c-di-GMP-I riboswitch aptamer from a Planctomycetota bacterium, 76 nucleotides, folded computationally. The organism belongs to Planctomycetota, within Bacteria. It matches the Rfam family "c-di-GMP-I riboswitch aptamer". Gene Ontology term of the family: cyclic-di-GMP binding. It was read from a public genome assembly, where an Rfam model found it.
RNA sequence: CCUCGAUAAUGGCAAACUCGUCGUGAGGCGGGGGCGCAAAGCCAUGGGUCUCGUUCGAGAUCGCCAGACUGCCACC
Numbered sequence: 001c002c003u004c005g006a007u008a009a010u011g012g013c014a015a016a017c018u019c020g021u022c023g024u025g026a027g028g029c030g031g032g033g034g035c036g037c038a039a040a041g042c043c044a045u046g047g048g049u050c051u052c053g054u055u056c057g058a059g060a061u062c063g064c065c066a067g068a069c070u071g072c073c074a075c076c
Base pairs, nucleotide, nucleotide: 005073012037013036017032018031019030020029021028022027035063041069043067045066046065047064048061049060050059051058052057053056
C1' cells in the first nucleotide's frame, strides 16, 4: 500500500412509527425513535420501482440492484 471484515476498538448513520413543516404527488427537511447497516458516505450514470402531466416529458427513490468517486480501523 492492497485485500479481508474478526466475539476487535474508536466512533458513525439511522428503518418503521410519531410530532411539526414543505410539496399536486412520489417524497423531502427538522425533533423524538431504533429496524438494521462495514460504506445505510456521495453521485440520478445504467436499470428497477413510484409520482405528475400526457405519448412524450418532468420529478422522486442511493436503506432496490449495478457502476463511479471518497472514507475509519486493522486480527489472519